The RNA shown here (small-subunit ribosomal RNA) has 1353 nucleotides and comes from an uncultured archaeon.
The sequence is in RNAcentral, with records from ENA and SILVA.
It matches the Rfam family "Archaeal small subunit ribosomal RNA". Rfam links the family to the GO terms structural constituent of ribosome and ribosome. Its Rfam clan is "SSU clan".
Its mean pLDDT, the model's own confidence on a scale to 100, is 82.

RNA sequence: CUGGUUGAUCCUGCCGGAGGCUACUGCUAUUGGAGUCCGAUUAAGCCAUGCUAGUCUUCGAGGCUUUGCCUCGAGGCAAACAGCUGAGUAACACGUGGCCAACCUGCCCUACGGAGGAGGAUAACCUCGGGAAACUGAGGAUAAUACUCCAUAGGUCUGGAAUGCUGAAACGCGUCCAGAUUGAAAUGUAUUAUACGCCGUAGGAUGGGGCUGCGGCUGAUUAGGUUGUUGGUGAGGUAACGGCUCACCAAGCCGAUAAUCAGUAGCGGGCGUGAGAACGCGAGCCGCCAGACGGGUUCUGAGACAAGAACCCGGAUCCUACGGGAUGCAGCAGGCGCGAAACCUUCACAAUGCGCGAAAGCGUGAUGGGGGGACUCCAAGUGCUCGUUUCGAAAAAAGAAGCGAGCUUUUCCUGAGUGUAAGGAGCUCAAGAUAACAAGGGGUGGGCAAGACGGCUGCCAGCCGCCGCGGUAAUAGCCGCACCCCAAGUGGUAGCCAUGAUUAUUGGGCUUAAAGUGUUCGUAGCCGGCUUGAUCAGUCUUUUGUGAAAUCUGGCGGCUUAACCGUCAGGAGCGCAAGGGAUACUAUCAAGCUAGGGGCCGGACGGCGUCGAGGCUAUUCCCGGGGUAGGGGUGAAAUCCAAAAAUCCUGGGAAGAGCACCAAUGGCGAAAGCGCUCGGCGAGUACGGGCCCGACGGUGAGGGACGAAAGCCAGGGGAGCGAACGGGAUUAGAUACCCCAGUAGUCCUGGCCGUAAACGAUGCCCGCUUGAUGUCGGAAGUCCUUCGGGGACUUCCGGUGCCGAAGAGAAAUCGUUAAGCGGGCCGCCUGGGUAGUACGUCCGCAAGGAUGAAACUUAAAGGAAUUGACGGGGGAGCACCACAACCAGUGGAGGCUGCGGUUUAAUUAGAUCCAACGCAGGAAACCCUACCGGGGCCGACAGCACAAUGAGGGUCAGCCUGAAGGGCUUACCUGAGGAGCUGAGAGGUGUUGCAUGGCCGCCGUCAGCUCGUGCCGUGAGGUGUCCUCUUAAGUGAGGUAACGAGCGAGACCCGUGUCCUAUGUUGCUAUCCAUCUCUCCGGAGAUGGAGCACUCAUGGGAGACCGCUGGCGAUAAGCCAGGGGAAGGAACGGGCGACGGUAGGUCCGUAUGGCCCGAACGCCCCGGGAUACACGCGGCCUACAAUGGUCGGGACAAAGGGAUGCGACCCCGAAAGGGGAAGCUAAUCUCCGAAACCCGGCCUCAGUUCGGAUCGAGGGCUGUAACUCGCCCUCGUGAAGGCGAAAUUGGUAGUAGUCGCUGGUCAUUAUCUAGCGGCGAAUACGUCCCUGCUCCUUGUACACACCGCCCGU
Repeated sequence: CUGGUUGAUCCUGCCGGAGGCUACUGCUAUUGGAGUCCGAUUAAGCCAUGCUAGUCUUCGAGGCUUUGCCUCGAGGCAAACAGCUGAGUAACACGUGGCCAACCUGCCCUACGGAGGAGGAUAACCUCGGGAAACUGAGGAUAAUACUCCAUAGGUCUGGAAUGCUGAAACGCGUCCAGAUUGAAAUGUAUUAUACGCCGUAGGAUGGGGCUGCGGCUGAUUAGGUUGUUGGUGAGGUAACGGCUCACCAAGCCGAUAAUCAGUAGCGGGCGUGAGAACGCGAGCCGCCAGACGGGUUCUGAGACAAGAACCCGGAUCCUACGGGAUGCAGCAGGCGCGAAACCUUCACAAUGCGCGAAAGCGUGAUGGGGGGACUCCAAGUGCUCGUUUCGAAAAAAGAAGCGAGCUUUUCCUGAGUGUAAGGAGCUCAAGAUAACAAGGGGUGGGCAAGACGGCUGCCAGCCGCCGCGGUAAUAGCCGCACCCCAAGUGGUAGCCAUGAUUAUUGGGCUUAAAGUGUUCGUAGCCGGCUUGAUCAGUCUUUUGUGAAAUCUGGCGGCUUAACCGUCAGGAGCGCAAGGGAUACUAUCAAGCUAGGGGCCGGACGGCGUCGAGGCUAUUCCCGGGGUAGGGGUGAAAUCCAAAAAUCCUGGGAAGAGCACCAAUGGCGAAAGCGCUCGGCGAGUACGGGCCCGACGGUGAGGGACGAAAGCCAGGGGAGCGAACGGGAUUAGAUACCCCAGUAGUCCUGGCCGUAAACGAUGCCCGCUUGAUGUCGGAAGUCCUUCGGGGACUUCCGGUGCCGAAGAGAAAUCGUUAAGCGGGCCGCCUGGGUAGUACGUCCGCAAGGAUGAAACUUAAAGGAAUUGACGGGGGAGCACCACAACCAGUGGAGGCUGCGGUUUAAUUAGAUCCAACGCAGGAAACCCUACCGGGGCCGACAGCACAAUGAGGGUCAGCCUGAAGGGCUUACCUGAGGAGCUGAGAGGUGUUGCAUGGCCGCCGUCAGCUCGUGCCGUGAGGUGUCCUCUUAAGUGAGGUAACGAGCGAGACCCGUGUCCUAUGUUGCUAUCCAUCUCUCCGGAGAUGGAGCACUCAUGGGAGACCGCUGGCGAUAAGCCAGGGGAAGGAACGGGCGACGGUAGGUCCGUAUGGCCCGAACGCCCCGGGAUACACGCGGCCUACAAUGGUCGGGACAAAGGGAUGCGACCCCGAAAGGGGAAGCUAAUCUCCGAAACCCGGCCUCAGUUCGGAUCGAGGGCUGUAACUCGCCCUCGUGAAGGCGAAAUUGGUAGUAGUCGCUGGUCAUUAUCUAGCGGCGAAUACGUCCCUGCUCCUUGUACACACCGCCCGU
C1' cells in the first nucleotide's frame, strides 16, 4: 500500500497478500569465475580400516652395500601448539575500562659473572624364566649433555646501623655488619679464526594467573534466601590474594534498584531485516571460554589436571586358551544410526606456517591442490539477416508460426604451447564441421501482470495464503490452445525481519469500539513556586589513552568485466577511563520571600455524622358498642375470609416499621449515601479579613480505612411487605407473569463478607482558552419597604443545571463542571471465543472474593451513524377486493363445469393464497392431440460398401392384416443409382420461463418515484418530498436552505345525459294530397306522393367554472348550504397503468441460446384416452314454492348477426323437424314470437299441479361416423331437496337483485363468456375496531429484510 465484517458508510480491530534473508524440497538444467559454503539444527549417538607428532646424534649397542646408512635403547627439546565441537555454563564465562604495593613465564633478546673436585648406577645387549595374549620377572655387562656427593658464587630469613629512591601511599627496592639456612654447572660436541650448548643474577619481550567498576535473557502463579554462611584471630595451602582449607570467636550477610528458585542459553567482533529507532539471530571467519564416552583424581613439566598421558569408578564394544586383557574419530577420509537435511576411505609437503635440528633436512589429513554438491554471489550463451506463405489489421506496420535461401562460430570438438609438485581448469595460437550441442518453472476471478477461448466434470472430482469457486452454459476444478511473469532457474514448505504507529522512546490509546482501581488516607518512588550565594554530581566543551583484525564506507589498484582480492584513508563501534575548563538549567548545601498550601478570626449555610429525648398519621391485631350478608380479588374468576357475625361505622388499647404535604432542574457528603421535631457532642465546604507560618506541596506502587443491596454468625424484635414453600387461576404445559396466604429476610445490637450498570459507563492535581441564561450559599453596593430573619436589581467569589464560539471527535456528542490546549503522577488495554474459567497462592465460618492462564477453536467479533423492512410502538389520513348499517348470496341438495386425489395401456401437459381451479378464449365424437395400443413412412449434402450377373420403382392374384404391393409367394413391366455403414441434416406441443425476447397478471380502485443547481454531512446519505390547513390525489395554499423541473395524479380521448345547427335515404309521418280496405259514419288502417315539424341517424357547436349568494376558514387553498340549471362540486361510465418490484405466468401462440432425440422423442393412418369415480375443493345452474305454479288471453326493448349464410311466406307433422320458396352483399330483406309484466281461470301448503334429477319407449337433426361420447321433440318415470353449522362472498343507484335477448366458439351442441336492454330496491353520508394501504415518528442484534434472526435440549 492492498483484499476481507455492511444493503451501503465511517471507524476500531485483527486475519491474509505483495519485499528481503535462512534451511529443506518438487519440476527443470549449457558453461566459466569467485567465496570465510557443505552432518550446526536431529543423536556431545556408536564406530570397522588407514592416516593425523615427531625430531636431534651427546651416549651405548647391533647390522650393513662403511666419508656413511639402517635399527634398538638412554638422553634433550616438542608433544599444553595446531585441528574439532558447543554438551555444560546466567558465571568476573564474555565485552569494556581499570588494578596486582598479591603473581608466574621454557624457547627468544640485553647486560654481568661462572663451569673446581669426586662417585655410584641403569636400558638397549647377553643368559634364564612366567603368560594364550597384553605384558612381565630374575641374573650379568656398560656409557653420557642421565643421576648423586663435596666446594664456590648466589638466593632466602632474622637482628642491628645509616637513612637513600620510586610512588597517592612503603609493607617495595637499595647500602653496610652479624648470624642461621639452603645451595649451580656438561668445559660437553664439532671443527679447532670460531660456533652450538651448560649454570647463576638482573632487566626486557612474549604468554599466562588473579581482583574489580559497568553492561547484556524470561518468569513474582518463585518473596524471602544463607551455616563456611558474613566477619575476625591464628594456622595450612598456592606462583600469588582470599573461607581457598581448617581450629576458635562473633552473628552477621544478601533481598522489591528483584535476592533465592525455576526455565532457557556458550559470550563477543558481527549477521539478517528495517528509512531509522529497533527486532531477531550468534553455524562457517577472527578473539575469548568450555569440552574430549559420563564422572573423579594425579604425575611430569616453564606451562596440563592434559584424553592421539597415567590411575580409579560407571556404562558400552572387542579379543580370550576364561586365568586375563584391549579401546575411546566433538582430528582427515569413511561406515551405521538419526533424520526433511549435508561430499572422496583423493594428491602433495611445491607454497604458507609449525615442531626438531648448527644445517642439510625430516615430519605435518595444519595447510595447499584436485574430485563431488542447482550452497551463495558474479559473468556469458542457447543465434543473426533476407525472401515467401498463413495468421494478424479497415488498410498498413509491428509481431507470431511454417517453408526456403544466406551469414556467423563465442561456447563445443581436435591439436600445439603455456600453466602445475604432478595433473586438471584457465590463458595463447592454429585447424575443423553442421545452427549445429544448450529452456524451463510458475501463473492467467479479485488482491495481482495475463482468457468471458474450446473440451470434460456437475456441491462430484477437485481448487483456494485471504475473500471465495464447483449444484449442466465454471474467465476460479481437469486437459488443450493462447497469453503474462521470472529465467538456468522457477515454485512449494518451515523459520526470522519488514509490512505493524497491532507494545507506540522516536510513535497509540481508555464516555459508547479492549481499557479509569467503588471511594479515600498515605509509605517508597517520580515531579515540584520566587530571590541570592556556594559546590560542580548531572549537563556542555577540550585534550590524552583505548575501543584487535576481518566486516562497513570512499579513493586507487589487480584478476578481460563483475563477483572477489589488495592497499591507503575514513567513518563507526552511539562506549569506558584519565586530565583541563564553563556554570545558564537540574541537583546538593546555606540564607531569605509570599502568589501554592496550612493556621487563626468573623457572621452565615446545609436531609453531613453520632447519641439521646419527644411526636405524627397510616397499617395490623385485641377489647367494647352499632349493624347484616356478604366481603375480598380479577381481564374474567377461583382459592381465601364470613352466621362461632366478617366487610362496614364508632370508642379504647397494644405493637412494630415508616416519616405524606414542604420537595425543586434544590442542598450536604470522599464515595457508599443522607429527609418528622428538639437537644448534646463531632466534622465541613464556600464567603470575608493590609492577621500568623513560610514551599510545609502534587500524585501515589505496596499498605491502611470506609464501602448499597443480598448473604453469614450470635442475641433481640417482628406491624406491613415478602425470596422459598402451599393453594387458586391462565396455559398445550406454566416449576412464571395475575390472585389468596406465607417462612427466612427486611428492623435493632455486636461481628463477618467486600461485591454492583459501586455510572458522569468520563482517575487525581495545576495552568490557559469567546459567551448567553436559570438556580443555591456568601460578600459589597443601589432602590423600594408593610421595617420582618422583607423585596427588587447590579458587581464579585464559590457550587449546581441547560444552550452553545473556537476547538475536539469515527460519529453520537463534549464544549471554563471539556471528551479543547498544555504540565505532573497513578491505574488499565492490545482480535473474538475458551474465561474472569482451570491450576497454584492469599483472604473468608460459609457463600465466595482477589490474583489469573493454556491447549484448542475462529474471520471476524465490535462501535457510531445511514437507507429500508418489520413491531401483539406512537401519531395523522384512506378503502364496501375493510368494518359498521342494509340487500342478495355461497357453504347443505340435485345437476353442469374446472381442480386435487385415486384408477388406468393412456386417463397428455401447464396454472396452485389474494394474483391456480366455466383459466389457456380449453363447449376434445374423428381432426385438433401433445397421451396410450397397433400398423406404416422419412436421411439435403459428403465419404464408403453394393450395383446392367439389375440400384430403385410400379403392379394382377394369393397369404399375413382391422385394412393396405406395407411385407411375403409367384410372375410381369421399367431401367441408374445407392439408408447397408460413418458423418451431417429436416423435423421435434422433447427439456430448461431459474439462460431469454415479447406479451400479460399482481403491488395499483395506490400516490407515489426521481432529477438539476444550491446547502448540510469525512461518508453512506440528507434537504427539496418536512410542518399547518386542504384534496380523490406529492391536489392546492401558507411557512421553511432551498429554488426549480421531470415521470405519475390531473388535463387529454371515447361513450351516455340537455340544447342549437346542418343533412334527410333504406329513417320519420304532425300536416296535406291520392288510391284501397273496414266502419258503430265520428273515424280507423294500409299503400304511394308531397314534406323534414317530431323521433331517429350522422356530422358540427353550446353547456359546469365553486362562476353567483350566505356561512366556515387566515382575507388563502378549500369546505358546507342555497339559487339557477338537463346536469353541481371529478356529472356518470370507460380508455390511458409512474420509478420499480414479484427469478410471478407463458419455451404448449410465435421468436430464441444451451442441452437432448434423429430411423426415432420426427411424419402418416386406424382404434382408444383426455368424458374413468370410493372421495375432497372452487365456480355456476335449477330448486326447495303461493311476491308461487299452471292454462288461456293481451303489451313494451336494446344491441348485435347474416352469402357453402339469414331465410319471410306457403304446405306436411302433435312437436322437434321436413318439402318448396320471395327477399337480402342488408337503417331497405331476415334472425325477431322478448321475458319478467297485465287480465282472467284453476291449484290451497302437500314432498304438492312444488322440484325436476334419474331411467324406459318412440321420433328428429348435424356429420364418413353419435357404442364409449352430441343436441332436440313427444309420452312415461318422478330422486334429493321443506332455505342450509363453522366459516365466507358481492354490492352505496339505474347499483344490488330479478327478467329475458344477441354475439363468440360452431357441421351439430351453452347452466360458459362478451355484450344488450326490461323491471328495479334497502342501508351508511360514518369509523379505524377487524383486514389492508399511504405519510411522519420511534426501537431493532433484521437486510434472501419477522415466513427474519436466534437460544436451549